[in-house]
Context: one part of a larger RNA
RNA sequence: CCCUCGUGAAGGAACUCGGCAAAAUGGCCCCGUACCUUCGGUAGAAGGGGCGCUGGCGCGAGCCAGCCGCAGAGGAUCGGCUCCGGCGACUGUUUACCAAAAACACAGGACUCUGCCAACUCGCAAGAGGACGUAUAGAGUCUGACGCCUGCUCGGUGUCGGUAGGUUGAGGGAGGCGGUGACGCGAAAGCGGAAGCUGGCGACCGAAGCCCCGAUAAACGGCGGCCGUAACUAUGACGGUCCUAAGGUAGCGAAGUUCCUUGUCGGGUAAGUUCCGACCUGCAUGAAUGGCGUAACGACCGGAGCACUGUCUCCACGAGGGACCCG
Numbered sequence: 001c002c003c004u005c006g007u008g009a010a011g012g013a014a015c016u017c018g019g020c021a022a023a024a025u026g027g028c029c030c031c032g033u034a035c036c037u038u039c040g041g042u043a044g045a046a047g048g049g050g051c052g053c054u055g056g057c058g059c060g061a062g063c064c065a066g067c068c069g070c071a072g073a074g075g076a077u078c079g080g081c082u083c084c085g086g087c088g089a090c091u092g093u094u095u096a097c098c099a100a101a102a103a104c105a106c107a108g109g110a111c112u113c114u115g116c117c118a119a120c121u122c123g124c125a126a127g128a129g130g131a132c133g134u135a136u137a138g139a140g141u142c143u144g145a146c147g148c149c150u151g152c153u154c155g156g157u158g159u160c161g162g163u164a165g166g167u168u169g170a171g172g173g174a175g176g177c178g179g180u181g182a183c184g185c186g187a188a189a190g191c192g193g194a195a196g197c198u199g200g201c202g203a204c205c206g207a208a209g210c211c212c213c214g215a216u217a218a219a220c221g222g223c224g225g226c227c228g229u230a231a232c233u234a235u236g237a238c239g240g241u242c243c244u245a246a247g248g249u250a251g252c253g254a255a256g257u258u259c260c261u262u263g264u265c266g267g268g269u270a271a272g273u274u275c276c277g278a279c280c281u282g283c284a285u286g287a288a289u290g291g292c293g294u295a296a297c298g299a300c301c302g303g304a305g306c307a308c309u310g311u312c313u314c315c316a317c318g319a320g321g322g323a324c325c326c327g
Stems, first nucleotide, its partner, number of pairs: 001322008010313002014311001019308001027051005036041001038145001052067006068072001080306007087298002092104002108143007120129003146293004151223003156220002158216005165211003171205002175201001177199004183192003224242005251285001252282001263279005
């Protein structure tokens, strides 16, 4: 000096990213327990008191009398508590070996598909699962208890429906054109040329799809700008104009979202970039990629306090084990 323990004057979080770690709390009985609440809870809330031994009494819980110690749950084991907020309803699940969470799941909600040899999935197939089930069933996707709710937009994309018209494949194919060609003409070169065969065109007929018409947002998604205006000022209920498929409703809001920003005001502190309550100028909130609340719950995250402490001021001593020295 290190490790694992123990004790500590005065102070008591001044430590630190952060009370991390440690300390404190701790059992049983009795008293007593707030806000809030889904009336179950919150609750072991919080906060107090008691606890040994001997004798007597009582069925017993216990009562009475006495005795000892600093200390009677005399050891081990053995909750610290409270307040405010964020997120997730909850118990659960997870990155076997750096993440346990506000992530996943979850009951509940919704949409879509599926009439049974179901849809869907696995398999080349036979076949199997679905299911020895049958729409109060099964599958897929989203949301995520509960409460109050879930606005506007179908122009784009997707899906569903529609079929008059447009476009259109293989295929069919009217009809041209070309090659060859018996034969004809020609002195020859060559020219013409039926049928057949053949090369290449090709009007027209050809589904689905696409175009087109419509529906659909708890489908993917989207949800404006500029200018003016009220008898102080300021603001702008109001007006004008441009654009759009439609211009963000209710809520919430410097937020796990706010750049400017330590916004401003209030609270808490002697002092508060964090925290809580407000305001709204939302760089860039917003309604099942759910919005806003919410009792209970949480080894979650942020803030405050009480208790308590070697975390610290500031370290000291002790014990055991190392390191180190001698051998």
Molecule: large-subunit ribosomal RNA, domain IV
Organism: Tautonia plasticadhaerens